[in-house]
C1' cells in the first nucleotide's frame, strides 16, 4: 500500500413522527426527532416501485425514490 473485518472506543449520518417551506403529485429543503445503518457519501446505468399527463388502455412522455436490488464511484478514526 491493497484487501477484510469481532469486540471495545471516540465520531458520522437520520427513518417513522411533528413543524414551517415548495410541488398538481410523487416527494423535496429547514428545524426538532432517532427507527436503524459500516459507506444510510455520490450517481437514475439496468431491474423495481411510486406520482403526473396522455392512450387505441397495445402503450407513450415526463418527474421522484440512492433508507428497494444490482451495478459504478469516492472514503475517515481506534482497534486486531
Nucleotide at each position: 500500500c491493497g484487501a477484510a473485518u469481532a469486540a471495545a472506543a471516540a465520531g458520522c449520518c437520520a427513518a417513522a413522527c411533528c413543524a414551517g417551506g415548495g410541488g398538481c403529485a410523487a416527494c423535496c429543503c429547514u428545524g426538532g426527532g432517532a427507527c436503524g445503518g459500516a459507506a444510510a457519501g455520490c450517481c437514475a446505468c439496468g431491474g423495481g416501485u411510486c406520482c403526473g399527463c396522455u392512450u387505441a388502455u397495445g402503450g407513450g412522455c415526463g418527474g421522484a425514490c440512492a433508507g428497494c436490488c444490482g451495478g459504478g464511484u469516492u472514503a475517515c478514526c481506534u482497534g486486531g